The part of an RNA shown here (small-subunit ribosomal RNA, central domain) has 351 nucleotides and comes from an uncultured prokaryote. The RNAcentral record of the full RNA draws on ENA. Its mean pLDDT, the model's own confidence on a scale to 100, is 88.
Context: one part of a larger RNA
RNA sequence: CUGGGCAUAAAGCGCACGUAGGCGGUCCGAUAAGUCAGUUGUGAAAGCCCUCGGCUCAACCGGGGAACUGCACGUAAAACUGGCGAGCUUGAGGAUGGUAGGGGUGAGUGGAACUCCAGGUGGAGCGGUGAAAUGCGUAGAUAUCUGGAGGAACACCUGUGGCGAAAGCGGCUCACUGGACCAUCACUGACGCUGAGGUGCGAAAGCUAGGGUAGCAAACGGGAUUAGAUACCCCGGUAGUCCUAGCCGUAAACGAUGGGAACUAGGUAGGGGAAUUGCCUAUGAAUUUCUCUGCCGGAGCUAAUGUGUUAAGUGCCCCGCCUGGGGAGUACGCUCGCAAGGGUAAAACUC
Numbered sequence: 001c002u003g004g005g006c007a008u009a010a011a012g013c014g015c016a017c018g019u020a021g022g023c024g025g026u027c028c029g030a031u032a033a034g035u036c037a038g039u040u041g042u043g044a045a046a047g048c049c050c051u052c053g054g055c056u057c058a059a060c061c062g063g064g065g066a067a068c069u070g071c072a073c074g075u076a077a078a079a080c081u082g083g084c085g086a087g088c089u090u091g092a093g094g095a096u097g098g099u100a101g102g103g104g105u106g107a108g109u110g111g112a113a114c115u116c117c118a119g120g121u122g123g124a125g126c127g128g129u130g131a132a133a134u135g136c137g138u139a140g141a142u143a144u145c146u147g148g149a150g151g152a153a154c155a156c157c158u159g160u161g162g163c164g165a166a167a168g169c170g171g172c173u174c175a176c177u178g179g180a181c182c183a184u185c186a187c188u189g190a191c192g193c194u195g196a197g198g199u200g201c202g203a204a205a206g207c208u209a210g211g212g213u214a215g216c217a218a219a220c221g222g223g224a225u226u227a228g229a230u231a232c233c234c235c236g237g238u239a240g241u242c243c244u245a246g247c248c249g250u251a252a253a254c255g256a257u258g259g260g261a262a263c264u265a266g267g268u269a270g271g272g273g274a275a276u277u278g279c280c281u282a283u284g285a286a287u288u289u290c291u292c293u294g295c296c297g298g299a300g301c302u303a304a305u306g307u308g309u310u311a312a313g314u315g316c317c318c319c320g321c322c323u324g325g326g327g328a329g330u331a332c333g334c335u336c337g338c339a340a341g342g343g344u345a346a347a348a349c350u351c
Stems, first nucleotide, its partner, number of pairs: 003323004007305002012319001014201004021194003025088002028085002031082001033081002035077001037075001040072003049065006091191001092188002094185006103177007110154001114150008125136002162169002206247006215241002220236004258318003262314002266296012300307002324351003333344004
């Protein structure tokens, strides 16, 4: 390389948008680039292969043939692919009317809890643990009541429930705004899928500048435990956690399962619609249908576990990735970053 693979053995980019490229519904016409047929020319010789012959044989050499799977001109075919022209409506989009939602951004606002401050009551403990101690407290703590301030998070509802591409999203109200689903349609007419590069988004931690800081809490200090205890437990506590602007670009970023469309038994539960039936009318029920989320399970697949219409089944299109373990996701180089570091990515050597 061919091949075989990627849930758990090595292997799906964290997610999306999208350039080039690859691939692409249905019908008609015409074309003849791909495709296919045969013709002609060419495809040097030698060699390889077949055959005949010459050296006593062979190697070697000579004659003939085949082959040279290719290329070019012209001829012919028109199913498929392509390009061209004209259509179609099922893919895709659109319109109209509805539906559900912690989807996003901004502003405002509420109560509980907590800490602090002031005051009242009160008078010796509180706190903490396995037990203690450090710590707090007669300068009046803890407890309790009243008032005030502040920051952060939103109990119950809450669900195997919803929304979002993923990261993620949960008090309430308003404004702006994205997507999805259902029903109808007399609209557009293949406008589609994927996507190397590229671009954007991207938890937490971390970084820069400015603010903020109630609680929690790396580091750090102290008390315990212990042989020791740079820990687990306790008392404190700074970055940080929060906001604004800008970086970082990584995670067991997981369904450890890329995206798209099609086909292939069912059962059951839940969310959002629509239609029909019968019947009673709180309105539920049954059936059908579209869509989403779970569980169970047949065939099939799988090394097994399992998966099983939300496939890991069957065939197709496009992308990414793997190729024994260690060395190593490291070095060097390049590139991005303020830095931390990220991306790309070896070899020697060794088993």